[in-house]
Context: one part of a larger RNA
RNA sequence: CUGGGCGUAAAGCGUGCGUAGGUGGCUUUGUAAGUCAGGUGUGAAAUCCCAUGGCUCAACUGUGGAACUGCACUUGAAACUACAAGGCUAGAGGCUAGGAGGGGAGAGCGGAAUUCUUGGUGUAGCGGUGAAAUGCGUUGAUAUCAAGAAGAACACCGGUGGCGAAGGCGGCUCUCUAGAAUAGUUCUGACACUGAGGCACGAAAGCCGGGGGAGCAAACAGGAUUAGAUACCCUGGUAGUCCCGGCCGUAAACGGUGCGCACUUGGUGUAGGGGGUAUUGACCCCCCCUGUGCCGGAGCUAACGCGUUAAGUGCGCCGCCUGGGGAGUACGACCGCAAGGUUAAAACUC
Repeated sequence: CUGGGCGUAAAGCGUGCGUAGGUGGCUUUGUAAGUCAGGUGUGAAAUCCCAUGGCUCAACUGUGGAACUGCACUUGAAACUACAAGGCUAGAGGCUAGGAGGGGAGAGCGGAAUUCUUGGUGUAGCGGUGAAAUGCGUUGAUAUCAAGAAGAACACCGGUGGCGAAGGCGGCUCUCUAGAAUAGUUCUGACACUGAGGCACGAAAGCCGGGGGAGCAAACAGGAUUAGAUACCCUGGUAGUCCCGGCCGUAAACGGUGCGCACUUGGUGUAGGGGGUAUUGACCCCCCCUGUGCCGGAGCUAACGCGUUAAGUGCGCCGCCUGGGGAGUACGACCGCAAGGUUAAAACUC
């Protein structure tokens, strides 16, 4: 350099935006760098191959030919790639319209529940478990009524339902704001796809500073259980969980399935938008686009299974794998306050 692969065997970066690079729609004219054809020169000899000869044969070797798939120059061709100039609208984007949505940020508001405080009623238990005990309670608990305070989470609706690139997002209202889909087909005219580096976002836990702290609850304490019980169960309980600002940058970050485009039998749900038949209108019925489920055909697959949301058939680009352990470790480097993260071996061994 080449090959075969990446749902589950090793292997898709957690996700996006995007630089370089790679790749790129239809058409006209030109150029001729790539490309193709011819010619000339060169491509030492030996070797290899072919023919023929010499050692008795062969190895070896003489002669001749071919070849040396290359390079340079030159004459042409113009389909394809490229480049230059021009045109187009099927890709992409813009505009307009009315809808859908837990998309994001900020502010405000609400009720249920829980705990606590105060007061009333009321009396001996409550709580907890497999059974108990620790614990709480005559300084009046539990229960119940009223009032108040606080913080956190938003029952029902709720749905293989919706939105988001992913992480993720759920009470209600307002303000600001992003995206997707549909319809019109008015505008731009290839503006596109992917994307090494880079940048941004990134659950939970954790860290720093400041607040907050109802419930829950690592650690911790006690009670049980047990041979023991540094656990499972119970009673407590601090970080934390919450808010603001700043870090961390990892997850079974999963569809264990990178992104984009095109093509390839069907059936049945569901969500958003649009159209049609009919109708006073709605429901219903039919169709189109977009999303999301289930079942299955061809095909694919080691099988399981996937199956128009492909793991089918192709193209473009990126990432990654190359026996198990050692090891996602050591060393070095970069990042981090730290915890640690990223990059990433070898000896040795089976």

Model confidence (mean pLDDT): 88 of 100. Predicted 3D model of a 350-nucleotide part of an RNA (small-subunit ribosomal RNA, central domain) from a metagenome. The full RNA is in RNAcentral, with records from SILVA.